[in-house]
Order: sequence, then C1' cells, then structure tokens
RNA sequence: CAGCCGGACCGGACGGUCGCUGUUGCAAGACACAAGACAGAGGAAAGUCCGAACUCCGCAGAGCAGUGUGCCGGAUAACGUCCGGGACGGCCGGUUGAAGCCGGUUGGACGGAAAGUGCCACAGAAAACAUACCGCCCGGGCCGCAAGGCUCAGGUAAGGGUGAAAAGGUGCGGUAAGAGCGCACCGCCGCCGCAGUAAUGCGGCGGGCAGGGCAAACCCCACACGGAGCAAGACCAAAUAGGGAGGGAUUCCGGCGCAAGCUGGAAGCGUGCCGGCUCGGCGCGCCACAACCUCCGGGUAGGUCGCUUGAGCCCCGCAGUAAUGCGUGGCCCAGAGGAAUGACCGUCCCGCAGCAUUCAUGUUGCGGACAGAAUUCGGCUUACAGGUCCGGCUGCCAU
Repeated sequence: CAGCCGGACCGGACGGUCGCUGUUGCAAGACACAAGACAGAGGAAAGUCCGAACUCCGCAGAGCAGUGUGCCGGAUAACGUCCGGGACGGCCGGUUGAAGCCGGUUGGACGGAAAGUGCCACAGAAAACAUACCGCCCGGGCCGCAAGGCUCAGGUAAGGGUGAAAAGGUGCGGUAAGAGCGCACCGCCGCCGCAGUAAUGCGGCGGGCAGGGCAAACCCCACACGGAGCAAGACCAAAUAGGGAGGGAUUCCGGCGCAAGCUGGAAGCGUGCCGGCUCGGCGCGCCACAACCUCCGGGUAGGUCGCUUGAGCCCCGCAGUAAUGCGUGGCCCAGAGGAAUGACCGUCCCGCAGCAUUCAUGUUGCGGACAGAAUUCGGCUUACAGGUCCGGCUGCCAU
C1' cells in the first nucleotide's frame, strides 16, 4: 500500500428573522395573560421478536397438559441478550508419503440417535437386521492359430458409477482376486491417571469396532413459566330506563308466634373467580325480593390524572481478561393530546464532476442517507448517501 473479516463513532454546524409546545416569568384570593429566560424527536424513534418495571384480576396453592430454553463458567432486574472459555463446521496459512495435525479468524437452532417410533424425494444394484449395475478372481464347458469372446456355478465389496450421504479413513503387507484379513498412523468405544471450577484436553492400557444423516421429526432428559395490558388503570362530573324477556339450586333441627309468617344453625345443592383441566381455596345464593347465565333495548363516550427523576446520563478512580460492579463529584436532558419540536435567509462543512492554476488554491454546477417520540427501560432484527477511527489475518514494497 492492497485485499478479507470483525467492531465503534459522526451523519450536519453557526448566526439572524418569524412561528409552535412545555417549565419559569406569576406577585395581590384564584384563573388567565405580556416582555424575557431555559428546554424541545433517534441510532435506529422502525419491526412488535424477547425480557422486565408499573397497573388490574387477587388472599392465592398442588398436579396434569401446554409453552419456552438447551455446551461450560460468569454478568444482569431479567432475557431466547451480553462476556470469557470449550468442542464442532467454514475460510486462510503452515506441515505430513497420505490420512490427519498445528495456528489465526469466523458461525450458530451447540442436551440425547446405544430407550422407542418415524423419514431420507429423484438418481442408484441397494438408503439400513440394506446391495451386486459395471467390474475383479478361481473352476467347468464351447468357439478361436493366438490375443481373446460367450456361458454355467462359485468367491468378492478393495476399483468405477449414482447420490447430500453407500458396511470409518490413509498407507503397507497379504490374497486366486479382495476385505480390519493383519500391521502402522488417525477416527470410534471402554477403563485408569494427570491438568482444569467446569465444558473439555493430554497421556497410558485394552478392544477390530454399534453401517450413515435428520430430533428447526414425534419422543426422552434437565431447567423455567399465572393472565391481561397505558386503548393497563384511578378519580370527578353528567345522563339514562333501579327497563323488558327467558333459564335458574334441597332436606333436617331449634326459637318466637293461635295461625300466616319471621328468624338462626347444620348437612347438602347451585353458582362466580383462580391462563386450559382436576383437586383445593375464597366469595355469593338456596322457594324465590333468588346468586348467576343468556338475549333485546336505553344512557354516557366530557374532564383531570396516569405523563416523565429514570434498574437515568457524564467525567474520574478502584476491582475484574471482559461483560459489568462499586465509589466520589457533576447534570436534569420533550411530554404533545388528532397530536408541538417548524419555515425562510446567510455563512461554513462533506462528497462528486468541470474549468483555471503560481500546485498554496480559486471558481462553477450538482448532491448531502435511513428516517418522527406517544408509559418507560435492557436487548435482538432490519434500513442507511457519505465520512472518520480501531483490531486481527494474508500478500507486496521499504528499512
């Protein structure tokens, strides 16, 4: 200098004129009002994909089903997020006779396929207690001068083909030809030891060894989980029809009473609530003025609050590899209500192109991204013209 990968930040600034919203101005009882002062849309405000704070149900439990997560350790209010580490895969480089191994970087739907069931289209002989299409080898028969060809029976899974994947891989030996058939190395399984908090790694011994993939297939294992949501919810005022219809749950005992009836208790029954179901719990009702359920019809839809001081931001210090935590100090940084945060002018800034050039620059034109808060916050995902910076790897050049 170039390429590749990963990450962070900016993404317009200043001044003037006018306009809008909030706080203040604001003091006289209160409301309202003037000049002025201060503040006023993002890194994603988007998506609504996760998690929470907060509000209500609600006093609130157990089990089943269901949903979610899924390597280890840590951070966090929590999360499916983040940090560090590990294995696996991709890419780059090095190394080996070859498999493989080593280093760097990057990715994530990273528990279990030896509990069971299921699927793997097409192609292919065969897609799993699996197979012989081409081929290779031995023997018999026939043809041929020979090379060789045809056929029968047997052996074979090394070579070729199909495929994402075909009875672990590379190499050597061996064999009629082959094959873990034997051996070496690697892979896999089991045991032991060492290191590490752990995932895991390294070493040793033994075993020829379960023939693949898919669990974002059912399933198994571990852990977690009430529901609804600011259109949550609270208060004030006002109005109507305290409207109409249908369904809707038992016995016993006691007291008062002439009786009608009133009243209390027990068991039982009915019903509402608790994400679904069961148990359980709480409440209400039980001869009807009935809890509750269903349908029809009517009134209101106005105002105030919730509403912005926050798991807040900034500098510094300490601890930690880091995510982050702790401490001192400083700051206040939108709160609209059909929805404010704007318009115009000037100067500057960034990029592109042209012209001139004394190579310092000048001048002309064009362009300046994605995109607007609505209860708030922590993340993830997506969009983004242009610019700046950081880290790692590789190649080239120079020293």

Model confidence (mean pLDDT): 76 of 100.
This is a predicted structure of a 399-nucleotide RNA (Bacterial RNase P class A) from an Acidobacteriaceae bacterium.
Rfam family: Bacterial RNase P class A. From the family's description: Ribonuclease P (RNase P) is a ubiquitous endoribonuclease, found in archaea, bacteria and eukarya as well as chloroplasts and mitochondria. Rfam classes the family as a ribozyme.
Of the family's consensus pairs, 98% are formed in the model.